[in-house]
RNA sequence: UUUUGAAAAGGGCAAACCCGUCGUGAGAUGGGGACGCAAAGCCACCGGUCCAGCGCAGUGUUGCGCAGGAUGGCGGGGCUACCGAA
Numbered sequence: 001u002u003u004u005g006a007a008a009a010g011g012g013c014a015a016a017c018c019c020g021u022c023g024u025g026a027g028a029u030g031g032g033g034a035c036g037c038a039a040a041g042c043c044a045c046c047g048g049u050c051c052a053g054c055g056c057a058g059u060g061u062u063g064c065g066c067a068g069g070a071u072g073g074c075g076g077g078g079c080u081a082c083c084g085a086a
Stems, first nucleotide, its partner, number of pairs: 002086004012037002017032006035073001041079003045076003048071004053066005
């Protein structure tokens, strides 16, 4: 440097759920809590999913479009990184 995560060491993160706060909402955040995770570290670039708004069509709780937003624990991609093995 490349590939890799079987065993090991020291550690790390934290789903559901509960409580507080924020948001119209999807959700976010702090505390408790652990289902899991070898990038569950970082980035909305591509696709997916979700949200409320506006427009058009429609009998419709539906469909399409537009501009936003959420999700990195949905997949891909980019950047960075601990330990071990080859």